[in-house]
C1' cells in the first nucleotide's frame, strides 16, 4: 500500500426522551441526554422507507365559485435500512 479490527492509545459521533426554533407533514436545526457507532465522515446514485403542500381523479353538497372527504403522485425527506461512489485517524493478532 491493500484488506482487517484489540478489553490497546489518542480523540470523534450521538438512538430514545425532554426543552425551544423551522415545516403543509416526513423531517430539519440548537441544547441537553447516551441506546448504540471502527466510517453513525460526506453523497439521494441504485433498492427500500416516510410525508402529501400542490396537482390530477372520484364522491357528497351546491346554479357556480368552492367546501368537506377519499384515493393517487415527489418536485419534500430519511446515509443511525441495505447497497454503491469518495474521503480519513490509530495499528495488537
Nucleotide at each position: 500500500u491493500a484488506a482487517c479490527g484489540a478489553u490497546a492509545a489518542a480523540g470523534g459521533c450521538a438512538a430514545a426522551g425532554c426543552c425551544g426554533g423551522c415545516g403543509a407533514a416526513a423531517g430539519c436545526c440548537g441544547g441537553u441526554g447516551a441506546c448504540g457507532c471502527a466510517a453513525a465522515g460526506c453523497u439521494a446514485u441504485g433498492g427500500g422507507u416516510c410525508u402529501a403542500a400542490g396537482u390530477u381523479c372520484c364522491a357528497u353538497g351546491g346554479a357556480a365559485a368552492c367546501a368537506u372527504g377519499g384515493a393517487a403522485u415527489a418536485u419534500g425527506a430519511c446515509u443511525g435500512c441495505c447497497a454503491g461512489g469518495c474521503u480519513a485517524c490509530c495499528g495488537a493478532a
Record summary:
The prediction has a mean pLDDT of 90. A computed fold for a 93-nucleotide RNA from a Thermoanaerobacteraceae bacterium, annotated as c-di-GMP-I riboswitch aptamer. Lineage of the source: Bacteria > Bacillota > Clostridia > Thermoanaerobacterales > Thermoanaerobacteraceae.